A computed fold for a 253-nucleotide part of an RNA from a metagenome, annotated as large-subunit ribosomal RNA, domain VI. The full RNA is in RNAcentral, with records from SILVA. It matches the Rfam family "Bacterial large subunit ribosomal RNA". Model confidence (mean pLDDT): 85 of 100.
[in-house]
Context: one part of a larger RNA
RNA sequence: CGCAGGACCAUUGAGGGAUUUUGACCUUAGUACGAGAGGAUUGGGUCGGACGGACCUCUGGUGCACCAGUUGUCCCGCCAGGGGCAGUGCUGGGUAGCUAUGUCCGGAACGGAUAAACGCUGAAGGCAUCUAAGCGUGAAACCUGUCCCAAGAUGAGUGGUCCCUAUAGGCUCCUCGAAGACUACGAGGUAGAUAGGCGGGAUGUGUAAGCACAGCAAUGUGUUGAGCUAACCCGUACUAAUGAGCCAAUCGG
Numbered sequence: 001c002g003c004a005g006g007a008c009c010a011u012u013g014a015g016g017g018a019u020u021u022u023g024a025c026c027u028u029a030g031u032a033c034g035a036g037a038g039g040a041u042u043g044g045g046u047c048g049g050a051c052g053g054a055c056c057u058c059u060g061g062u063g064c065a066c067c068a069g070u071u072g073u074c075c076c077g078c079c080a081g082g083g084g085c086a087g088u089g090c091u092g093g094g095u096a097g098c099u100a101u102g103u104c105c106g107g108a109a110c111g112g113a114u115a116a117a118c119g120c121u122g123a124a125g126g127c128a129u130c131u132a133a134g135c136g137u138g139a140a141a142c143c144u145g146u147c148c149c150a151a152g153a154u155g156a157g158u159g160g161u162c163c164c165u166a167u168a169g170g171c172u173c174c175u176c177g178a179a180g181a182c183u184a185c186g187a188g189g190u191a192g193a194u195a196g197g198c199g200g201g202a203u204g205u206g207u208a209a210g211c212a213c214a215g216c217a218a219u220g221u222g223u224u225g226a227g228c229u230a231a232c233c234c235g236u237a238c239u240a241a242u243g244a245g246c247c248a249a250u251c252g253g
Stems, first nucleotide, its partner, number of pairs: 001152001005163007015149004021049007033038001051106005059100004066093005071086006111143002117137004169247004173189005194240003197236005204228002210223005
């Protein structure tokens, strides 16, 4: 831009894509078979490998915006307490998110038509013959089935609800996002919880500072599971989403 007004839902499926892998064990059964040694077809069940998809509850990883410990040095006049720099100074942990080695799930079954092959009936050719007419069985391959995309399928489909005559609707702009290169997509724009802040909680770290007490002191104990706490959860208009502009009646309707 189109699908001859606009918006929002829900659908059909032409067509396309993905998958379609394999083992061991138990049982049928030490049965059939076989002199024995050995040892099944088939059916039923269980557990795996590799591969694939999704996810983060668990187990872990990461986590330069969280917490703690600690070295050297400079600074905040000094003490105490802090800050800067040294690869995030180094070390121990770690929320969200992202993740695999973690968790869950998947391949199927059924059916159709067949290949090789095996058959039935059966002539040419009084017999025989699966084939010449006709009819069956038969494979991970084929068509289905399963999952995903899908009406630009211009052949532009179908159903439902609703709205409009400078209004409906959309865009610009702004606040943002488990969306994202940009764009797009999605949530919002005061009739508001969209982001920040703030309050509470969760989580993490691991008992802050100050003061008191004990000790010559290093330090310990109490106040104290304290203090601090990112991206998480719930709430709350305090701040910012101001104001405004543009498109949109045409064969028609």